[in-house]
Overview: The part of an RNA shown here (small-subunit ribosomal RNA, 5' domain) has 527 nucleotides and comes from an invertebrate metagenome.
Context: one part of a larger RNA
RNA sequence: GAUUGAACGCUGGUGGCAUGCUUAACACAUGUAAGUCGAACGGCAGCACGGGGAGCUUGCUCCCUGGUGGCGAGUGGCGGACGGGUGAGUAAUGCGUAGGAAUCUUCCCUAGAGCGGGGGAUAACCUGAGGAAACUUAGGCUAAUACCGCAUAAUCUCUACGGAGCAAAGCUGGGGUCUUCGGACCUGGCACUUUAGGAUGAGCCUACGUCGGAUUAGCUUGUUGGUGGGGUAAAGGCCUACCAAGGCGACGAUCCGUAGCUGGUCUGAGAGGAUGAUCAGCCACACUGGGACUGAGACACGGCCCAGACUCCUACGGGAGGCAGCAGUGGGGAAUAUUGGACAAUGGGCGAAAGCCUGAUCCAGCAAUGCCACGUGUGUGAAGAAGGCCUUCGGGUUGUAAAGCACUUUCAGCGAGGAGGAAAUGCUCGAAGUUAAUACCUUUGAGAGCUGACGUUACUCGCAAAAGAAGCACCGGCUAACUCUGUGCCAGCAGCCGCGGUAAUACAGGGGGUGCGAGCGUUAAUC
Numbered sequence: 001g002a003u004u005g006a007a008c009g010c011u012g013g014u015g016g017c018a019u020g021c022u023u024a025a026c027a028c029a030u031g032u033a034a035g036u037c038g039a040a041c042g043g044c045a046g047c048a049c050g051g052g053g054a055g056c057u058u059g060c061u062c063c064c065u066g067g068u069g070g071c072g073a074g075u076g077g078c079g080g081a082c083g084g085g086u087g088a089g090u091a092a093u094g095c096g097u098a099g100g101a102a103u104c105u106u107c108c109c110u111a112g113a114g115c116g117g118g119g120g121a122u123a124a125c126c127u128g129a130g131g132a133a134a135c136u137u138a139g140g141c142u143a144a145u146a147c148c149g150c151a152u153a154a155u156c157u158c159u160a161c162g163g164a165g166c167a168a169a170g171c172u173g174g175g176g177u178c179u180u181c182g183g184a185c186c187u188g189g190c191a192c193u194u195u196a197g198g199a200u201g202a203g204c205c206u207a208c209g210u211c212g213g214a215u216u217a218g219c220u221u222g223u224u225g226g227u228g229g230g231g232u233a234a235a236g237g238c239c240u241a242c243c244a245a246g247g248c249g250a251c252g253a254u255c256c257g258u259a260g261c262u263g264g265u266c267u268g269a270g271a272g273g274a275u276g277a278u279c280a281g282c283c284a285c286a287c288u289g290g291g292a293c294u295g296a297g298a299c300a301c302g303g304c305c306c307a308g309a310c311u312c313c314u315a316c317g318g319g320a321g322g323c324a325g326c327a328g329u330g331g332g333g334a335a336u337a338u339u340g341g342a343c344a345a346u347g348g349g350c351g352a353a354a355g356c357c358u359g360a361u362c363c364a365g366c367a368a369u370g371c372c373a374c375g376u377g378u379g380u381g382a383a384g385a386a387g388g389c390c391u392u393c394g395g396g397u398u399g400u401a402a403a404g405c406a407c408u409u410u411c412a413g414c415g416a417g418g419a420g421g422a423a424a425u426g427c428u429c430g431a432a433g434u435u436a437a438u439a440c441c442u443u444u445g446a447g448a449g450c451u452g453a454c455g456u457u458a459c460u461c462g463c464a465a466a467a468g469a470a471g472c473a474c475c476g477g478c479u480a481a482c483u484c485u486g487u488g489c490c491a492g493c494a495g496c497c498g499c500g501g502u503a504a505u506a507c508a509g510g511g512g513g514u515g516c517g518a519g520c521g522u523u524a525a526u527c
Stems, first nucleotide, its partner, number of pairs: 001527004006523005013374006019367002021332001026330003030327003035078003040075002043071002047069003050065007085285003094210007103202002108198007116150001118148002125140006156165003170190006177184002211257003218248003223245008260282004264275004287308005310321004338364001340363003346360001347358004377407004387398004411468001413463005421454001427447007471516005476497003482511005492499002
């Protein structure tokens, strides 16, 4: 000199864009952060509508009714493995770069084939029982895209190459014909089963690189390799039985300490040094330790089981919980924000869609924490006013500074107008495709209308009045800036050299000056 996720002191007008627990991976009150689908299913608690009945106060009350819109709880499907947080652990099961072969991949895309015919249950519900509660339990009824056989079976799987084995589910829109009024038939969409390829994501292996310590020199027995077997989606001591005795190490093994890694960031002419906040990629973790289940995917932050510590409820028998999600509280600390708004946009989950959910996200609030921009007036004005300070008492300086006169109104304030972020979806009318079809559906074009948290938006215009807006540090040398008074090795200053013991430009105050300026200094830290 540059820099910072900074803090502290004094001071403080506005806006934009960023950033904001670096400490206790300490403990957490409260709210909220993952749901959705009725176009899978039986149903119908609540709400609304319709229908029927009764009562009367003639527009209300009561009862019945899944008939309709819808829908609590339940079965079922998909999603809760993403998104969000944190950096404890990890010095290599990680990360970075470059390669590799022995793998899986829901949803999505492109193709091939199929979607036949049956069965038995079970929640919800009803009736009981136990319990303080959490909840548990007995009997009975019922549905499905839940579950299980049968059929069909290949370029799928296994194979001794002869063969053997394996699947599925329906829902819904429209149409005309037939009908035993249940439906059948035709057709479109979605879903389902199987196979191949792709895309995406994930698992695995190798090489090289990746902090300090030798006051850590030897380490290792599933250890190193082989064979057989097991296991995995998959190679492999991954596991196991037997056999061999290997494997690593001064090119630093092992041990100890420290640490998430990278793109990057800061500094520097560079080489390098330091660092890893925000943003992005990867990894690890989710009260502590262990385990598996489900699933395409987890050994799963807001799932389950066991053990432990802690907290809470209890009728003492037993139960409940996990903010390193977003806010917020206590604690720790020099120190770090609101228990806010909205799904309008972008994105995600579910759904055919409308839509619902979304503390992701977009916004707002707080903080000079940082960067950037703007303002705090402009011109004129010598009687060089008054006052202050200094003085050699002549004057000098503060100083065009003020006052005065003339002007302007950025920003803030008040009032009015007012973009863009909005594209759509849905609706109406055309065209093309599909089709028996001018239905339906899909694609596409046109049209009208609707959708904004921010928001009193940005921006523009008007109003009024210089009106509301300047400080901080320093002045001995380094280092820009000097005098007076007080003090008298005292009180004090200080980054280094050093000042102060009666004329202190170095202490304290005044005047003056210098530097930076909504900041300025100090401390800490890096180069």